[in-house]
Context: one part of a larger RNA
């Protein structure tokens, strides 16, 4: 010079577009972030007709049927494994890339096939009793289902036998036959459809396994016992010491294991002509975590932020017997700190969960608020105007210089102010942004410059104060009475809504 998630100090008009806890993975009050379906179910309850009956002031009240609509606490299905956050931890098949699975899964979605048949016993809600301050529960009694069992139907499914044809990558794969054994199903409706079961494919999506690369230390040189490998078994979707019982003595290592430090990997970013170097904020791909440790269950999919379960620490409630809670989601607070934003708007878009829809949810996202943090636009007036005006400052006292600079005259309206009209983005309808953007009248130079530097590097000098004092400084240095180097004060130089300094990368 350049760059920056920056921060100080001075100073400030405007818009667009981006970015904004880099520290304490430090503790959190509040409110909100995961619902959704009544077209799976029996229920309860609100409204309303029609009907029966009873009192009767014949049009009110009471009981009960039925039949519509509406709103759900429960069961039940589908989502909560996505979407959003953080970077503690991790030197590692975690990431990069290239392969490989003949060792592998895969809800919802798409294509084909082939089918849905016969029964059953629960069990919540409710009732009725009851523990316990709550949290929460126990016992009776009876009910439903697209919950849960059972049986039949089965194959291109699975296991086993046999036999047989091709093929290869070592175990071995792939077809078409035989035979025996197993293994399903669920309805709703407003009849348009949507669901349900097995198969076989495809699509996404994981899972595993290798070859290469991926900081620093040898003032870390030996390290390893499930260690290495074999048989057998057992788990898993699947390969394995994955885990188990025997056998065997291996295996890594100066080409740096072992151990000790530090680190989220990378597309990328800065800089540099490059080679490199540094770096991984925001955007985008993977991983990993989720108060700290551990574990599993349900599920396609988790060993699961806003699920359970157990310890630990911490906070909170208690009738002292127990319970309760998890902001590294969006606001927000407290506390650390140089230093980092509103306890906002809306689902109108895009998306995404659930629904047959209708819609319902969404701090996901879209927007606005704060904030010169950063980048890029634009203003802050234009043209004329010498009596070269007062003032300032300097002076050799003539001058000189701030200086066309102001005054003063004549424009012009970008930003600004007031009024009015008003969108795109939404294809019929629906708009947070928003009376925004923008357009178009009017008004008047009116409301907008600072902030460094001036001795050489380096563009820019004179006076006055002080007298090695007070202070300057990136480096050389300045100051000790005439200081262009300090203060001030006029001038001049550079950038300018910034300008300097500090920090760190090149």
């Nucleotide at each position: 010079g350049g760059a920056c998630g920056a921060a100080c100090g001075c100073u400030g008009g405007c818009g667009g577009c981006a970015c904004g806890c880099c520290u304490a993975a430090c503790a959190c009050a509040u409110g909100c972030a995961a619902g959704u379906c009544g077209a799976a179910c029996g229920g309860a309850g609100a409204u309303g007709a029609u009907u029966u009956g009873a009192g009767u002031u014949u049009a009110c009240u009471u009981a009960g049927a039925u039949c519509a609509u509406c709103u759900u606490a429960g069961u039940g299905g589908c989502g909560g494994a996505c979407g959003g956050g953080u970077g503690a931890g991790u030197a590692a098949c975690a990431c990069g890339u290239g392969a490989g699975c003949a060792a592998c899964c895969u809800g919802c979605c798409u294509u084909u096939g082939a089918g849905a048949g016969a029964g059953g016993g629960a069990u919540a809600g409710c009732u009725u009793c009851u523990g316990g301050a709550a949290a929460c529960g126990g016992a009776u009694g009876g009910u439903a289902a697209u919950a849960c069992c059972u049986c039949a139907u089965a194959a291109c499914a699975u296991a086993c036998a046999g036999a047989u044809a091709c093929c290869g990558c070592a175990u071995g794969g792939u077809g078409a036959c035989u035979g025996u054994a197993u293994c399903a199903a669920a309805g709703a409706u407003u009849u348009a459809u949507c669901a349900c079961u097995c198969a076989a494919a495809g699509a996404u999506g994981g899972g595993c396994u290798c070859g290469c690369g991926u900081c620093u230390g040898a003032u870390u040189a030996g390290a390893u016992a499930g260690u290495u490998g074999g048989u057998g078994a057992g788990g898993u979707a699947a390969c394995g010491g994955c885990u188990c019982a025997c056998c065997a003595a291996g295996u890594c290592g100066a080409c740096g294991a072992u151990c000790a430090g530090u680190a989220g990997c990378c597309g990328g970013a800065c800089u540099g002509a490059g080679a490199g170097g540094u770096u991984g904020a925001a955007c985008g791909g993977c991983c990993a975590c989720a108060u700290u440790g551990g574990g599993a269950c349900u599920g396609a999919g988790a060993c699961a932020c806003g699920g359970c379960c157990c310890a630990g620490a911490c906070u909170c409630c208690u009738a002292c017997g127990g319970g309760a809670g998890g902001c590294a989601g969006c606001a927000g607070u407290g506390g650390g700190g140089a230093a980092u934003a509103u306890u906002g708007c809306a689902c109108a878009a895009u998306g995404g969960g659930g629904g047959a829809a209708a819609c319902c949810c969404u701090g996901a996202u879209g927007c606005a608020g704060c904030g010169a943090u950063g980048c890029c636009g634009c203003g802050u007036g234009g043209a004329g105007g010498a009596a070269g005006a007062a003032g300032g400052u300097u002076u050799u006292c003539g001058g000189a210089u701030u200086g066309u600079a102001a005054a003063c005259u004549c424009c012009u309206g970008u930003c600004u102010u007031a009024a009015a009209g008003g969108a795109c983005g939404a294809u019929a309808a629906u708009g947070a942004c928003g009376g925004u953007a923008c357009u178009u009248u009017a008004g008047g130079a009116g409301g907008a410059a600072g902030c460094u530097c001036c001795g050489g590097c380096u563009a820019a000098c004179u006076a006055c104060g002080u007298g090695c004092c007070a202070g300057c400084a990136g480096c050389c240095g300045c100051g000790g009475u005439a200081a262009c180097a300090c203060g001030u004060a006029g001038g001049g130089g550079g950038c300018a809504a910034g300008c300097g300094u500090u920090a760190u990368c090149c």